This is a predicted structure of a 73-nucleotide RNA (transfer RNA) from Sedimentisphaera cyanobacteriorum. The sequence is in RNAcentral, with records from ENA. Its Rfam family is "tRNA". By type it is a transfer RNA. Its family is annotated with triplet codon-amino acid adaptor activity in the Gene Ontology. The coordinates come from a structure-prediction model, not an experiment, and the mean pLDDT is 82.
RNA sequence: GCCAAUGUAGCUCAGUCGGCAGAGCACUGCUUUCGUAAAGCAGGGGUCGUGAGUUCGAGUCUCACCAUUGGCA
Numbered sequence: 001g002c003c004a005a006u007g008u009a010g011c012u013c014a015g016u017c018g019g020c021a022g023a024g025c026a027c028u029g030c031u032u033u034c035g036u037a038a039a040g041c042a043g044g045g046g047u048c049g050u051g052a053g054u055u056c057g058a059g060u061c062u063c064a065c066c067a068u069u070g071g072c073a
Base pairs, nucleotide, nucleotide: 001072002071003070004069005068006067007066010025011024012023013022019056027043028042029041030040031039049065050064051063052062053061
């Protein structure tokens, strides 16, 4: 330099054919206990990498750029 994949909550990841952004763990509070842990219940937390385009409507489609990983040279 060329090609491909990935980028969504603090972490690991779903999100199908474009139509209300989710799960587990973690975190906070409560219940339980003499106390801790475990368990149960409730809650908070998101510019969906950045910018544009298409569309009534984009995490999803298109383009450019950025980052990471892999391959080729």